[in-house]
């Protein structure tokens, strides 16, 4: 640099060094900022993204019971017949699978609700500050298609942060 997912209208700031820009880039617009911008450093905070505690639910695994187990091939275990023997037939059984119904002990995972906060990140003006691209919906440009603006909804694109993977 680049690829998957999930979030992105909620929250949470003092201090010291610094000494003029910042708000991602690019326009436009509106903010912050000599009552100190960026930057670093330090304490504090805030969240819960990775962890992690429960409880409910679904789904696998499992575990019990029922049904089928076959015309043909195939599988266990007996029986029984033929056959020196390999082996072959025939008869029953049962497993694995397959359906069905119930359990749910442990183990996995997937989603809701709730707690937690050591730790790895994050983050801490103002919605990711708005806007831009595309459709939708309404007003106004006397009216129709069509622009053109202004408000709304919906979505993309851009970023931005976590986890994952390579």
């Nucleotide at each position: 640099a680049g690829c998957u997912c999930a979030u992105c209208c909620a929250g949470a700031g003092g201090g010291g060094c610094a000494g003029a820009g910042g708000g991602a880039a690019a326009c436009g617009g509106c903010c912050c900022g000599a009552u100190g911008a960026a930057g670093c450093c330090c304490c504090g905070g805030c969240a819960a993204c990775c962890c992690u505690c429960c409880a409910g639910u679904c789904g696998g695994u499992u575990c019990u019971c029922g049904u089928a187990g076959a015309c043909a091939c195939c599988g266990u275990c007996g029986g029984u017949c033929a056959g020196c023997a390999c082996u072959g037939a025939u008869c029953g059984u049962c497993u694995c699978c397959g359906c069905g119904a119930g359990g749910c002990u442990c183990c996995c995972g997937g989603c809701u609700a709730g707690g937690g906060a050591a730790g790895g990140u994050g983050c801490c003006a103002a919605u990711u500050c708005c806007g831009u691209c595309u459709c939708g919906c309404g007003g106004c440009g006397a009216a129709a298609u069509g622009c053109g603006u202004c408000g709304u909804g919906a979505g993309g694109a851009a970023g931005a942060u976590g986890a994952g993977g390579a």
The RNA shown here (SAM riboswitch aptamer (S box leader)) has 166 nucleotides and comes from Streptomyces sp. AS58.
RNAcentral records the identical sequence in 2 taxa.